Predicted 3D model of a 350-nucleotide part of an RNA (small-subunit ribosomal RNA, central domain) from a metagenome. The RNAcentral record of the full RNA draws on SILVA. Its mean pLDDT, the model's own confidence on a scale to 100, is 87. Rfam family: Bacterial small subunit ribosomal RNA. Gene Ontology terms of the family: structural constituent of ribosome and ribosome.
Context: one part of a larger RNA
RNA sequence: CUGGGCAUAAAGGGUUCGUAGGCGGUCUUGCAAGUCAGAGGUGAAAUCUAGCGGCUUAACCGCUAAAUUGCCUUUGAAACUGCCUGACUUGAGGACAGGAGAGGAAAGCGGAAUUCUUGGUGUAGCGGUGAAAUGCGUGGAUAUCAAGAAGAACACCGGUGGCGAAAGCGGCUUUCUAGCCUGUAUCUGACGCUGAUGAACGAAAGCUAGGGUAGCAAACGGGAUUAGAUACCCCGGUAGUCCUAGCCAUAAACGAUGGGCACUAGGUGUGGGAGGUAUCGACCCCUUCCGUGCCGUAGUUAAUGCAUUAAGUGCCCCGCCUGGGGAGUACGAUCGCAAGGUUGAAACUC
Numbered sequence: 001c002u003g004g005g006c007a008u009a010a011a012g013g014g015u016u017c018g019u020a021g022g023c024g025g026u027c028u029u030g031c032a033a034g035u036c037a038g039a040g041g042u043g044a045a046a047u048c049u050a051g052c053g054g055c056u057u058a059a060c061c062g063c064u065a066a067a068u069u070g071c072c073u074u075u076g077a078a079a080c081u082g083c084c085u086g087a088c089u090u091g092a093g094g095a096c097a098g099g100a101g102a103g104g105a106a107a108g109c110g111g112a113a114u115u116c117u118u119g120g121u122g123u124a125g126c127g128g129u130g131a132a133a134u135g136c137g138u139g140g141a142u143a144u145c146a147a148g149a150a151g152a153a154c155a156c157c158g159g160u161g162g163c164g165a166a167a168g169c170g171g172c173u174u175u176c177u178a179g180c181c182u183g184u185a186u187c188u189g190a191c192g193c194u195g196a197u198g199a200a201c202g203a204a205a206g207c208u209a210g211g212g213u214a215g216c217a218a219a220c221g222g223g224a225u226u227a228g229a230u231a232c233c234c235c236g237g238u239a240g241u242c243c244u245a246g247c248c249a250u251a252a253a254c255g256a257u258g259g260g261c262a263c264u265a266g267g268u269g270u271g272g273g274a275g276g277u278a279u280c281g282a283c284c285c286c287u288u289c290c291g292u293g294c295c296g297u298a299g300u301u302a303a304u305g306c307a308u309u310a311a312g313u314g315c316c317c318c319g320c321c322u323g324g325g326g327a328g329u330a331c332g333a334u335c336g337c338a339a340g341g342u343u344g345a346a347a348c349u350c
Base pairs, nucleotide, nucleotide: 003322004321005320006319007304008303012318014201015200016199017198021194022193023192025088026087027086030083031082033081034080035077036076037075038074039073040072041071042070049065050064051063052062053061054060091191092188093187094186095184096183097182098181099180103177104176105175106174107173108172109171110154114150115149116148117147118146119145120144121143125136126135162169163168206247207246208245209244210243211242215241216240220236221235222234223233258317259316260315261314262313263312266295267294268293269292270291271290272289273288274287275286276285299306300305323350324349325348332343333342334341335340
């Protein structure tokens, strides 16, 4: 390479958009590039294969055929692919009518708690632990009441509930804004799927500049524990955590499961619609679409398990794997302010 694979053995890119490319619904017209058939030319000889023959046999040699799976020319075929013509509506998109939601951005507002400040009451302890101590407190703490200030987070509702491409999103109100679902079958008429390179987004930590800092808290200081204790426990505490602007681009970025389409028993919850039945009405019940869970048949799997939300059965496109260590290292390139990221070996060794 041919292959075989990627939930857990090596292997799905963090996610989306999208360029090239690959692939692509139904009917129809023509063309004949692919495709198929016929004919002709060529495809050196030797070799290989088959038959026959020559050396006493064989190896070896000779003759004939076959083969040379290819290329070219030409004549046809028109189902399939392609290109062209015209049409269609079921894929896709739009319109209209409804609907749900922590989807995003900005501004404003609210209450509980915490800490601090001031004042009142009040007196000797408080705090903390396995037990203590460091710590705080007669300069009046802790406790309690009132007033004020600040920052951060939003109890209950809250839910294998919802929304978002993922990261993620949770007090309330307003403004701006994106996507999704259902119904009608009104419009366009294949406009689609995937997607190398690329672009955008991307938790936490970290970085730059400016603010902010209540609580928490790497580092650091102290008290304990211990043989020691650079820890676990306790008392403090700075970066940071928060905001604005800009970087960084990584995670067990996980469903460890790429995206799309189609098909293949059911049962039972739950979220959002629509239709029907029933009713005074609401429920209940039935059907159906979209989402999200559990159980389970066939099938599948090494097993665990998965099982209409597939890891089943097929097709299309992308990414990735090919024994362990060395190593996600070195070197080079590239990105970054840096930290470092991306790409990514070999010797050697088992």